Predicted 3D model of a 1542-nucleotide RNA (small-subunit ribosomal RNA) from an uncultured bacterium. Its mean pLDDT, the model's own confidence on a scale to 100, is 83. The RNAcentral record of the sequence draws on ENA and SILVA.
RNA sequence: AUUAGAGUUUGAUCCUGGCUCAGAAUCAACGCUGGCGGCGUGCCUCAGACAUGCAAGUCGGACGCGAAAGAGGGCUCCGGCCUUCGAGUAGAGUGGCGCACGGGUGAGUAAGACGUAGGUAAUUCACCUCUCGGGUGGGGAAUAGCGGCUGGAAACGGCCAUUAAUACCGCAUAACGCAGCGGCAUCCACGGAUGAAGGGUUGUUAAAGCGGGGGCUCGGCAGCGAUGCCGACCUCGCGCCUGGAGAGAAGCCUACGGCGGAUUAGCUAGUUGGCGGGGUAACGGCCCACCAAGGCGGUGAUCCGUAGCCGGCCUGAGAGGGCGGCCGGCCACACUGACACUGGAACACGGGUCAGACUCCUACGGGAGGCAGCAGUCGGGAAUUUUGGGCAAUGGGCGCAAACCUGACCCAGCAACGCCGCGUGAAGGAUGAAAUCCCUCGGGAUGUAAACUUCACAAGAACGGGAAGAAUAAGCGCGGGCUAACACCUCGCGCGAUGACGGUACUGUUUGUAAGCUCCGGCUAACUCCGUGCCAGCAGCCGCGGUAAUACGGGGGGAGCAAGCGUUGUUCGGAUUUACUGGGCGUAAAGGGCGCGUAGGCGGCAUCACAAGUCACUUGUGAAAUCCGGAGGCUUAACCUCCGGCGGCCAAGUGAGACUGUGGGGCUAGAGUGCGGAAGGGGCCACCGGAAUUCUCGGUGUAGCGGUGAAAUGCGUAGAUAUCGAGAGGAACACCUGCGGCGAAGGCGGGUGGCUGGGCCGACACUGACGCUGAGGCGCGAAAGCCAGGGGAGCGAACGGGAUUAGAUACCCCGGUAGUCCUGGCCCUAAACGAUGGAUGCUUGGUGUCCGGGGUUUAGAAGUCCCCGGGUGCCGGCGCUAACGCAUUAAGCAUCCCGCCUGGGGAGUACGGUCGCAAGACUGAAACUCAAAGGAAUUGACGGGGACCCGCACAAGCGGUGGAGCAUGUGGUUUAAUUCGACGCAACGCGAAGAACCUUACCUGGGCUAGAAUGCUCCUGACCACCCCGGAGACGGGGUAUCUUAGGGAAACCUAAGCAGGAUGCAAGGUGCUGCAUGGCUGUCGUCAGCUCGUGUCGUGAGAUGUUGGGUUAAGUCCCGCAACGAGCGCAACCCUUAUCAACAGUUGCUAACGCGUUAAGGCGAGCACUCUGUGGAGACUGCCGUUGAUAAAACGGAGGAAGGUGGGGAUGACGUCAAGUCCUCAUGGCCUUUAUGUCCAGGGCCACACACGUGCUACAAUGGCCGGUACAAACCGUUGCAAACCAGCGAUGGGGAGCCAAUCGGAGAAAGCCGGUCUCAGUUCGGAUUGGAGUCUGCAACUCGACUCCAUGAAGCUGGAAUCGCUAGUAAUCGCAGAUCAGCAUGCUGCGGUGAAUACGUUCCCGGGUCUUGUACACACCGCCCGUCACAUCACGAAAGUGGGUUGUACUAGAAGCGGUCGAGCUAACCGGCGCAAGCCGGGGGCAGACUUCCACGGUAUGACCCAUGAUUGGGGUGAAGUCGUAACAAGGUAACCAAU
Repeated sequence: AUUAGAGUUUGAUCCUGGCUCAGAAUCAACGCUGGCGGCGUGCCUCAGACAUGCAAGUCGGACGCGAAAGAGGGCUCCGGCCUUCGAGUAGAGUGGCGCACGGGUGAGUAAGACGUAGGUAAUUCACCUCUCGGGUGGGGAAUAGCGGCUGGAAACGGCCAUUAAUACCGCAUAACGCAGCGGCAUCCACGGAUGAAGGGUUGUUAAAGCGGGGGCUCGGCAGCGAUGCCGACCUCGCGCCUGGAGAGAAGCCUACGGCGGAUUAGCUAGUUGGCGGGGUAACGGCCCACCAAGGCGGUGAUCCGUAGCCGGCCUGAGAGGGCGGCCGGCCACACUGACACUGGAACACGGGUCAGACUCCUACGGGAGGCAGCAGUCGGGAAUUUUGGGCAAUGGGCGCAAACCUGACCCAGCAACGCCGCGUGAAGGAUGAAAUCCCUCGGGAUGUAAACUUCACAAGAACGGGAAGAAUAAGCGCGGGCUAACACCUCGCGCGAUGACGGUACUGUUUGUAAGCUCCGGCUAACUCCGUGCCAGCAGCCGCGGUAAUACGGGGGGAGCAAGCGUUGUUCGGAUUUACUGGGCGUAAAGGGCGCGUAGGCGGCAUCACAAGUCACUUGUGAAAUCCGGAGGCUUAACCUCCGGCGGCCAAGUGAGACUGUGGGGCUAGAGUGCGGAAGGGGCCACCGGAAUUCUCGGUGUAGCGGUGAAAUGCGUAGAUAUCGAGAGGAACACCUGCGGCGAAGGCGGGUGGCUGGGCCGACACUGACGCUGAGGCGCGAAAGCCAGGGGAGCGAACGGGAUUAGAUACCCCGGUAGUCCUGGCCCUAAACGAUGGAUGCUUGGUGUCCGGGGUUUAGAAGUCCCCGGGUGCCGGCGCUAACGCAUUAAGCAUCCCGCCUGGGGAGUACGGUCGCAAGACUGAAACUCAAAGGAAUUGACGGGGACCCGCACAAGCGGUGGAGCAUGUGGUUUAAUUCGACGCAACGCGAAGAACCUUACCUGGGCUAGAAUGCUCCUGACCACCCCGGAGACGGGGUAUCUUAGGGAAACCUAAGCAGGAUGCAAGGUGCUGCAUGGCUGUCGUCAGCUCGUGUCGUGAGAUGUUGGGUUAAGUCCCGCAACGAGCGCAACCCUUAUCAACAGUUGCUAACGCGUUAAGGCGAGCACUCUGUGGAGACUGCCGUUGAUAAAACGGAGGAAGGUGGGGAUGACGUCAAGUCCUCAUGGCCUUUAUGUCCAGGGCCACACACGUGCUACAAUGGCCGGUACAAACCGUUGCAAACCAGCGAUGGGGAGCCAAUCGGAGAAAGCCGGUCUCAGUUCGGAUUGGAGUCUGCAACUCGACUCCAUGAAGCUGGAAUCGCUAGUAAUCGCAGAUCAGCAUGCUGCGGUGAAUACGUUCCCGGGUCUUGUACACACCGCCCGUCACAUCACGAAAGUGGGUUGUACUAGAAGCGGUCGAGCUAACCGGCGCAAGCCGGGGGCAGACUUCCACGGUAUGACCCAUGAUUGGGGUGAAGUCGUAACAAGGUAACCAAU
């Protein structure tokens, strides 16, 4: 100094694992917005093309020339001429220096580059410094310019004449320089270097130039002279030459370091080395001739792809990862390719030559050009600035200097591109204004926010002041040095010009302006309303949106950041998700199928030496900038300056000697050898054996055999099967056989023999680390498969047939070929598994078993017991693990080596390569796509899994339904409407406990619009009511009469209440939608026995435990046990009813006794005993006995009892499930509607009718129908009512009205039953539908559309297919009675009683349910999940006759410019020689043009390699909302699944 996580796989959990987010950064771009300043930054793309201007010149103190405009003067023949100034100026030229710096760019380059450390004893250097040395003599020949002539359109030349130099050429001199020879000392890399002293020889240098000053003497020129000028001479400065040293720069060499691909494994002929040459400043195959055959490579050569490298920058805790823009160092390049020249340095951005492409000019003959300098233009692109100012500063070039040049640089401009700073105001201010939004309508929010008051005031504007950046140069003054000199020159001090920015920063006064962007479902800070309705849209991931969206769009509000905010791209981080720090491989991805072994890696004990690794110290270096710390300067910061620090796997030196290493000699514990034993399906070869199957032959024998779920195909009367005998042939070896043995693995099983490998035990001897692992490599390697030849009994892919089935290319059956077997050769895979690589050491135990040994025991033996070693199992502790589990045979603790993994799919696929006869194996991607795919465990649910147990669940019974007619409900159809809801059980005689009108919600038509009804407020008594008219009615019109009650008051009238009407406003109304927005209520699983909680305990956790287990129960009922102990909701009980008893009460009930009384009758008195009614009690609790059981709970049996094990029945319905039902009971959110979806009225409809279904009624008859007689209930109802007696009617019913508000009166006759009679098996004396006629009743009204009665009619139907329902006792069946609704209208519903059965062996099966367990890929939970083909759409990829392009190899060809070489008859100044008085001539040396030639660029031909693009067609793959066909997998998935091959 320093390390943060989150979302997302599941119903939930833990783990693995990917995806995604929050951070920082940026040469950025885009969207919206935009006040100021400072400091930075600004073509990442086309190394594309460029108009225009500028970017490298300078020196007259190196040299020769040398204008003009204009002005002045003079002359003039007025045309002009001369002259002075301009001016030795401008200008070009010769010459010197510079132009190799500075500036740009990153194409190429993976190594001639770069970085770090070194070397150069193998080298060079112009300019610069030295307060180091020595020199600077004497000559010569040309040439540009200028001038003349001349070619060309131009660019640019040609010829002639002439000229200077610091240009050029000889000569002299010469050293400590260079070369050769030789000697001394030291060092050495053996080549040489350094030092001192230095001899001989060769070659080599000058610009003696320019400028300033001086004055003694001398010389030259001009002048009469004075004097002037020049030179010699002296001196100074700048140069020049030659040495030396230095600084700085450059070349070359070495080591190490830093990219990817092995689907690139071999590369190399100047290649590697040598000898000798050439070349260079210099070493070197750098080049050449000759000789040798080397050199590089798995520590990755070669090839391909990509890339300028570094200081550093970004990120990160760090280690790392990414990057190399600005600034700085190095390199490379300058239109493309090649080449040299000049020069100290170039193979040269703004120089040259040639070739090529492109652009421009042209008179068509020829020419010109190179912004990757600064601006700028076009193009490309998402995208990157002004054709600005200045040399004032810094730096550079030239110059003595002044000065000149400088798009380097300093400034300004543009751009929020980045960083930093500042501002948009501060304080006060509540009636919390207005407005907007929300609202439960009360209010709340924006919000002290605003207004208002006080205060303050960036930018800009106006008026003023106004910098620093500037140092000094020339020159002047003073002092020092030089000198003969007070001169010149030079040094120091003082004085002394110069500002692009810029009237800018800063400052005084007045005035005065400025907020946006994103987000608000979670991650992630921030919530509401409206709109929309799986649409429009959002989205980084998960995911939102299908009518109440905090997720879309808008509004309000809020959060965050702020002159910015978001988005997109990219990098690092988070990601311990490549793991060095710091991961893994039994089941998640991952151990090679197994062995032998090469390279490599690692390696026992003790000792000596060395010092490579290692460690310590010192030294050098690691440029500056950056970074960190400290300090300072801009008002602060960013920024800048100074000082210090940091930074290497670096190098050198000195030392240490533990550890590793190396070398030496030792040791024996690792390893090995020898000796003695025992075991074994270890391997290979040969031979032998019996059982069984099949076949053949023969005998016996007869009709079947065989096969299956059942069958059939098949075999059999030509004799099968069965059985006996004989024979043939092939394959495999029962029992023994064992979680037993052997082997490295695959694998190995009858017996005998031969050959052979390995392991184990025992006791000693020997060797002396000889070891472990093992990339490549080599070998082995089940089954299937392939080739060749044999063999072939059984079995048996393919195939044929039979079944099954919707189909059945299957499962089952009958056959059956390859194959299975042998020999030889291939293949090389597997769920080749312990899903667990090898080796070594260490770490509690128990118990089997195999082999060997020892001890004990024994007469001897034997697991009888104990011990040692080795192998092989089970259980289990620590520890480990996500868990499951592993646990001395580790998945524990450690070390070494190898192999392998990095999300799922695509895919073990494609392409390439290697191998193979083939099949194919090995190696092994990408595009694209998904937000997961997975492991273990948990709770459920499910299973054509298991165990146990219940239920009218089946079975056993009884009666039905399904067939008929009718009733009723539903579907469908129809209709103007047939209102709506309910749809498996759990809709369908359900909502409806009762549709003629009403109901009524529907339809048609006619009306109303504050409305049909209600509340509050106000007004009135006209209206209303009644009557008349119109009308179908609602309603409309007209007429008549008029308020009521109470209080007060004389009255008018007032007040209050009521009635009726009206008005206005607030409220309407809606059976309109949403039961998937809801409350409430209800159904259902199910009266099933379950559902949970607290605390504790266990588990990382979800969860588990409790609640499981053993019994028992109707029951999670109870008992026992138990890491559980308790508790709650359920069960049971408490409640009602019924069955028994007793007590009390006793009318309207009852009547035993007594009395009265009647034909009779509790009719009356009387009584309350009985029945009954009612109230409160008793009683039943497995309490008692016995047996069983565990001594328990309990069960069974018994006693008693009216009742016995819950006595019967009812009410009572846990946590929850079904988005179950209901917005049309009611309530209610939201939406819709308001002269209508409201409301009133009339009529119609809900009652329709080819049909289908449900629920019922009545039947089909004799256990019956009909007729007559006769008996016995319970419960319930009645004043708008029930209604008796009596009368009428065949009857429905009518008349009548007693009694009764009901234990009193009435409904009320119960019916089946019983007694008697009749019918006699038929569509009937069964059955009653349908229809005709006549009636009754209710009601305003029975047409559509009521019920009932009578007469007549007399349909179907003769017991009901497949299928299906109810019921276990006072039940089923059967019989009637009552009630609700209701004017009237039940075959329905709800109750009531009467008569009153049969059967249950039992739990295999069907259905439903409960508990435990098991499997699971299900969790919307099996009505689950899910696979493949096909069809359609779309996307990327592969193959493909080919086609187009790029890069590159090889061979041949070609050969520009240029360097070198050879020639050089042509041309030729200096030097040399000769001749000539001279001009000059001749010759030589030298030079030039030119020719040939080596090398070689662009190119050409041929043939390969690699890559990219494209391609008719084709192949599979991915994705997609519902498609088609099947059902493969997940449960025993209905044939267990899976792996490999066919």